[in-house]
Context: one part of a larger RNA
RNA sequence: CUGGGCGUAAAGAGUCUUAAGGCGGUUUAGAAAGUCUGUGGUUAAAUCUUUGGGCUUAACCCAAAGGCUGCCAUAGAUACUUCUAAACUAGAGGAUGUCAGAGGUUAGCAGAACGUACGGUGUAGGGGUGGAAUCCGUUGAUAUCGUGCGGAAUACCAAAAGCGAAGGCAGCUAACUGGGGCAGUUCUGACGCUGAAUGACGAAAGCUAGGGUAGCGAACAAGAUUAGAUACCUUGGUAGUCCUAGCUGUAAACUAUGGAUACUGGCUGGUGGAAGUAUCGACCCUUUCACUGGCGAAGCUAACGCGUUAAGUAUCCCGCCUGGGAAGUACGCGCGCAAGCGUGAAACUC
Numbered sequence: 001c002u003g004g005g006c007g008u009a010a011a012g013a014g015u016c017u018u019a020a021g022g023c024g025g026u027u028u029a030g031a032a033a034g035u036c037u038g039u040g041g042u043u044a045a046a047u048c049u050u051u052g053g054g055c056u057u058a059a060c061c062c063a064a065a066g067g068c069u070g071c072c073a074u075a076g077a078u079a080c081u082u083c084u085a086a087a088c089u090a091g092a093g094g095a096u097g098u099c100a101g102a103g104g105u106u107a108g109c110a111g112a113a114c115g116u117a118c119g120g121u122g123u124a125g126g127g128g129u130g131g132a133a134u135c136c137g138u139u140g141a142u143a144u145c146g147u148g149c150g151g152a153a154u155a156c157c158a159a160a161a162g163c164g165a166a167g168g169c170a171g172c173u174a175a176c177u178g179g180g181g182c183a184g185u186u187c188u189g190a191c192g193c194u195g196a197a198u199g200a201c202g203a204a205a206g207c208u209a210g211g212g213u214a215g216c217g218a219a220c221a222a223g224a225u226u227a228g229a230u231a232c233c234u235u236g237g238u239a240g241u242c243c244u245a246g247c248u249g250u251a252a253a254c255u256a257u258g259g260a261u262a263c264u265g266g267c268u269g270g271u272g273g274a275a276g277u278a279u280c281g282a283c284c285c286u287u288u289c290a291c292u293g294g295c296g297a298a299g300c301u302a303a304c305g306c307g308u309u310a311a312g313u314a315u316c317c318c319g320c321c322u323g324g325g326a327a328g329u330a331c332g333c334g335c336g337c338a339a340g341c342g343u344g345a346a347a348c349u350c
Base pairs, nucleotide, nucleotide: 004321005320006319007304008303012318014201015200016199021194022193023192025088026087027086028085029084030083031082033081034080035077036076037075038074039073040072041071042070048066049065050064051063052062053061054060091191092188093187094186095185096183097182098181099180103177104176105175106174107173108172109171110154114150115149116148117147118146119145120144121143125136126135162169163168206247207246208245209244210243211242215241216240220236221235222234223233258317259316260315261314262313263312266295267294268293269292270291271290272289273288274287275286276285299306300305323350324349325348332343333342334341335340
């Protein structure tokens, strides 16, 4: 090197798109590059194998034959791969009809709660805790009623439910817009799969500029607790949380499980569609397609468990792993305003 692996032991990139590359459905004809067969040449000697021989034997040496590996020429074979030509429809895509959805962007509107200002009633407490205190209150609090203003989030419905590539998405309405399922007819005719680079998206926190700030709340201050208490509890409270424009590019970004295709017993739920049956109509029921759960045959697995949504049986393509620590560190390079991110060692040590 070959070989072995990646749910939990080291190992699936956070996700998607796509150029190169790799791989690729059915049929016919042709070519004969890969492939296979024959023949010829070459592949120095030594080495290797067999037989025989020479040193007393062996190692060693000599001779003959064979072998090894590759290349070239030539004559053929045509199943498979490839190439050329023609065709097909089961993959893929389009048209038509129909359906579900917190998919996205923008704008407007709504009610509850909360805070606050003002006014009415009203009087001595309120708040908070394990218990307290800091704190608020006779300049009238807490409570209660009314009015105005403000910001953020949308109870119930709500679900193991739905949608999205992932991150993620939830009040209502409108506009614009992406994707998907199903049905039968029809169109194109392999247009496909994957994808080192590249590009785009990417929670929270953080950063820049300008707004906004009700509640919550790092830091900070105070009160407690305690031996101490830079905490847990309490009273306050800045950044932040929100909006606009940009940056950052990371997460236990998890199904810790890359994508695609095919095959391999079932049982039982949910969601969306279609057909059949039934009916005045519907529900129910049966079948089927797509998605989403639970349990399990076979099989797999070190076990746990997975099990038609595979971690089963196979093929194709990509990514990644190779003892622990040092270390996701140093150095270099790239990106970034910075924070830092990406790439990523070694000495030494066990």
Molecule: small-subunit ribosomal RNA, central domain
Organism: marine sediment metagenome